[in-house]
Context: one part of a larger RNA
Molecule: small-subunit ribosomal RNA, 5' domain
Organism: metagenome
RNA sequence: GAAUGAACGCUGGCGGCGUGUUUGAGGUUAUGCAAGUCGAACGCGAAAGGGGAGCUUGCUCCCCGAGUAGAGUGGCGAACGGGUGAGUAACACGUGGGUAACCUGCCUCCAGGUGGGGAAUAACCGUGCUAACGCGCGGGUAAUACCGCAUGAAGUCCGUUGACGAAAGUUGGCGGAUGAAAGGGGGGGACCUUUCGGGGCCUCCUGCCUGGAGAUGGGCCCGCGGCUGAUUAGCUUGUUGGUGAGGUAACGGCUCACCAAGGCGACGAUCAGUAGCCGGCCUGAGAGGGCGACCGGCCUCACUGGGACUGAGACAAGGCCCAGUCCCCUACGGGAGGCACAGCCAAGAAUCUUGCGCAAUGGGCGAAAGCCUGACGCAGUGACGCCGCGUGGAGGAUGAAGGCUUUAGAGUUGUAAACUCCUUUUCAGGGGGAGUAAUGGUAAUCUGGUUAACAGCUGGAUUGCUUGAAAGUACCUCUGGAAUAAGCUCCGGCCAACUCCGUGCCAGCAGCCGCGGUAACACGGGGGGAGCGAGCGUUAUUC
Numbered sequence: 001g002a003a004u005g006a007a008c009g010c011u012g013g014c015g016g017c018g019u020g021u022u023u024g025a026g027g028u029u030a031u032g033c034a035a036g037u038c039g040a041a042c043g044c045g046a047a048a049g050g051g052g053a054g055c056u057u058g059c060u061c062c063c064c065g066a067g068u069a070g071a072g073u074g075g076c077g078a079a080c081g082g083g084u085g086a087g088u089a090a091c092a093c094g095u096g097g098g099u100a101a102c103c104u105g106c107c108u109c110c111a112g113g114u115g116g117g118g119a120a121u122a123a124c125c126g127u128g129c130u131a132a133c134g135c136g137c138g139g140g141u142a143a144u145a146c147c148g149c150a151u152g153a154a155g156u157c158c159g160u161u162g163a164c165g166a167a168a169g170u171u172g173g174c175g176g177a178u179g180a181a182a183g184g185g186g187g188g189g190a191c192c193u194u195u196c197g198g199g200g201c202c203u204c205c206u207g208c209c210u211g212g213a214g215a216u217g218g219g220c221c222c223g224c225g226g227c228u229g230a231u232u233a234g235c236u237u238g239u240u241g242g243u244g245a246g247g248u249a250a251c252g253g254c255u256c257a258c259c260a261a262g263g264c265g266a267c268g269a270u271c272a273g274u275a276g277c278c279g280g281c282c283u284g285a286g287a288g289g290g291c292g293a294c295c296g297g298c299c300u301c302a303c304u305g306g307g308a309c310u311g312a313g314a315c316a317a318g319g320c321c322c323a324g325u326c327c328c329c330u331a332c333g334g335g336a337g338g339c340a341c342a343g344c345c346a347a348g349a350a351u352c353u354u355g356c357g358c359a360a361u362g363g364g365c366g367a368a369a370g371c372c373u374g375a376c377g378c379a380g381u382g383a384c385g386c387c388g389c390g391u392g393g394a395g396g397a398u399g400a401a402g403g404c405u406u407u408a409g410a411g412u413u414g415u416a417a418a419c420u421c422c423u424u425u426u427c428a429g430g431g432g433g434a435g436u437a438a439u440g441g442u443a444a445u446c447u448g449g450u451u452a453a454c455a456g457c458u459g460g461a462u463u464g465c466u467u468g469a470a471a472g473u474a475c476c477u478c479u480g481g482a483a484u485a486a487g488c489u490c491c492g493g494c495c496a497a498c499u500c501c502g503u504g505c506c507a508g509c510a511g512c513c514g515c516g517g518u519a520a521c522a523c524g525g526g527g528g529g530a531g532c533g534a535g536c537g538u539u540a541u542u543c
Stems, first nucleotide, its partner, number of pairs: 001543004006539005013389006019382002021347001027345001029343001031342002036076003041073002044070001049064007083301001085299001093225007102218002107214008115149001117147002124139006155178010183206006191200003227273003234264003239261008276298004280291004303324005326337001328335002353379001355378003361375001362373004392422004402413004427480006436470001440466011487532005492513003498527005508515002
């Protein structure tokens, strides 16, 4: 000099864009909220209120409310998104490869199929236990839930037989075995059927099953690379290798039985300390050094430790089980819980609102309308940082008064003020007012495709209507009036800026050199000056 997720002191007008618990260690946590959605998978199904009828006049029934609300079965999602950096010196990360040793829901393309049955169970009804959380017993129903059967190319396995190959293996032929499914919705002319609701049939959309290919996402393996300590020198028994088996999506001591006795190490094993890694960030002419906040990628953890279940995917932050700590409820028998966003407490030098909205972007579900979304978009708060703007401009000398100094003449503060003219960025009040919104949503018309069809569905075009949290914001304009707005540090040298008074090795200053013991440009105050300026200094840390 530059820099910072900074803090402290004094001071503080506005805006834009960023950024904000670096500590107590993954501390604790009242309250609200952060993951739902689908009725076009399925069965059930209210109430208030309104209308009507009957009468025994306060009850019953019917219609609407409404197949709505609601819970339940089922599907998909909940493994993403959000937080953290504890652990980890490791194939965790970076980079380059391998996988002939692997998996991949949703999505895209291709090929084929979607036949026919069965038994249950939530909900519901009845009944019982419990303080609660909840739990039984009996009845009872549906499905894209569950289970057989049929068919079955491909796949898989076995046998056999070719080609290629050093082998591992790759690719064919034949035979055998194994081996699947689920429906839902829209529309319709003739015909068939009907309990008159509909169904068959035709057609379209969507789903389901099997296989292949892709895309995406992952698993595993390897080369190389990046901390400190030798005042850590030896380490290792599933250890190193083999055979066989188990296990996995998959290779492998991953696990196990047996066999052998290996494997690593001064090119630093082992041990100990420290640490998430990277893109990057800071500094520097560079080489290098330091760092890893925000943003992006990967990893990791979810009160502590362990475990599996479900699933395409987890060993699962708002899932389950066990143990432990803490905490809450309890009828003392037993139950409930785990800060993502805001907020609280604690700790600390120190770090924000219990805000608004799904309008945009993105995500989940859904055919869609749409619903959900503390992701996100905004607003709030802090000069924490960077950038921009302002606190007025021009004129104005009897160089006013006052202050300070003085050689007592004067000098200086100083065009500074007053005063005159002007302007209105800001400010206050009034008016107007975007863009973020479309390739979005919805309706109509025209047209192409599908089709028996002018229906339905779907692609395109046009037109109408419609969706904004921020917010009546940005911005523009009108009116008013210099009006609302300057401080901080320093002045001995380094280092830019000097005098007076006080003090008297005292009080004090200080980054280094050093100042102060009676004329202190170095302490304290005044005047003056220098520097920076909504900041200025100090401290800490890095180069």